The RNA shown here (transfer RNA) has 71 nucleotides and comes from Candidatus Peribacter riflensis.
It matches the Rfam family "tRNA". The family's RNA type in Rfam is transfer RNA. About the family: Transfer RNA (tRNA) molecules are approximately 80 nucleotides in length.
NCBI's taxonomy places the organism under Bacteria, Candidatus Peregrinibacteriota, Candidatus Peribacteria, Candidatus Peribacterales, Candidatus Peribacter.

RNA sequence: GCGGGAUUAGUACAGUGGUAGUAUGCAAGCUUCCCAAGCUUGAGACGCGAGUUCGAUUCUCGUAUCCCGCU
Numbered sequence: 001g002c003g004g005g006a007u008u009a010g011u012a013c014a015g016u017g018g019u020a021g022u023a024u025g026c027a028a029g030c031u032u033c034c035c036a037a038g039c040u041u042g043a044g045a046c047g048c049g050a051g052u053u054c055g056a057u058u059c060u061c062g063u064a065u066c067c068c069g070c071u
Base pairs, nucleotide, nucleotide: 001070002069003068004067005066006065007064010024011023012022013021018054026042027041028040029039030038047063048062049061050060051059
């Protein structure tokens, strides 16, 4: 230099055009003499910028970081 892949909640992962979800963690409550465990509820996220579209986490382009391969 060229090609490919990944980027979603504190963490690990789903989600292939229409309200973004699970586990765990966090907060509150219930339960218990206390702790742990269990149950209920809640807050919290689409790397960034543009484009296409009525509508983009999703499609297209650029860009940033990381990984792999080629040279």